[in-house]
Context: one part of a larger RNA
RNA sequence: UGUUGGUGUCUGAUAGGAAGGACUUUUUAGUACGAGAGGAACAAAAGUUCGAGGCCACUGGUCAAUCGGUUAUCUGGCAAGGUAGGCCGAGCAGCUACGCCUUAUGGGAUAAGAGCUGAAAGCAUCUAAGCUCGAAACCCUCCUAAAAAAGAGACACUUGAAGUCCUCAUAGAAGAUGAGAUUGAUAGGAUUGUGGUGUAAGCUUCGAGGUAACGAGAAGUUCAGCCAGCAAUUACUAAUAACUUCGCAUUUUAUAUCG
Numbered sequence: 001u002g003u004u005g006g007u008g009u010c011u012g013a014u015a016g017g018a019a020g021g022a023c024u025u026u027u028u029a030g031u032a033c034g035a036g037a038g039g040a041a042c043a044a045a046a047g048u049u050c051g052a053g054g055c056c057a058c059u060g061g062u063c064a065a066u067c068g069g070u071u072a073u074c075u076g077g078c079a080a081g082g083u084a085g086g087c088c089g090a091g092c093a094g095c096u097a098c099g100c101c102u103u104a105u106g107g108g109a110u111a112a113g114a115g116c117u118g119a120a121a122g123c124a125u126c127u128a129a130g131c132u133c134g135a136a137a138c139c140c141u142c143c144u145a146a147a148a149a150a151g152a153g154a155c156a157c158u159u160g161a162a163g164u165c166c167u168c169a170u171a172g173a174a175g176a177u178g179a180g181a182u183u184g185a186u187a188g189g190a191u192u193g194u195g196g197u198g199u200a201a202g203c204u205u206c207g208a209g210g211u212a213a214c215g216a217g218a219a220g221u222u223c224a225g226c227c228a229g230c231a232a233u234u235a236c237u238a239a240u241a242a243c244u245u246c247g248c249a250u251u252u253u254a255u256a257u258c259g
Base pairs, nucleotide, nucleotide: 005158006157007156008155009154010153014145015144016143017142020050021049022048023047024046025045026044027043033038051103052102053101054100055099059097060096061095062094066090067089068088069087070086071084072083073082074081075080092229106140107139108138113133114132115131116130160246161245162244163243164242166180167179168178169177186238187237188236189234190233191232192231193230194228195227196226197225202221203220204219205218206217209214248259
């Protein structure tokens, strides 16, 4: 763009998938079988491994948020910081595997094959007519996409609709998608919680040693201080203001007006 107003929810012609493969153990059963020695199967159950898809509650890893220790140097000293993404110990969210979940069952028509009935050919014969079974293969069941399926589908609602701009993320290369836009918790802030780190500064006391100044360090105040990509609450801040396109209507043909 088409299908011929718009929006939403579907159907499913068709296409794709390997989404599954293999094995072990237990029961069956020391049974059938076999003189014995030995030694199954159908079926049921529980698992393992490889592959596929998904997820992050747990475990592990990482963590250029963060917290702490410490070295060199700089900001006159302390405190607090900068630089060396210094070195080291932890580490939520996120991302991940070494972690977790799923990977089932049944049917249809058949192959080789096994048969029934049954003539040609008074018999026999699975086949000639007819019929019943029979495999991980085939077609469905399962998953994904799918009205451009031109036989261009169905249903519901509906007269104004869509977008830009703006605040954003469960989304993201750009488009797109999704949440919101004061009738508001969309983002930021604030408060509280939860979580991380590990007990801040200041002050007081102790402290080997030292004439003293000083003094590594220890204890208390203090499960402190600091911090957060998280959660809840709260309109404090910002979603203001505005614009574009299409359609309808009235007037009636204009560089127009109104909603």
Molecule: large-subunit ribosomal RNA, domain VI
Organism: bacterium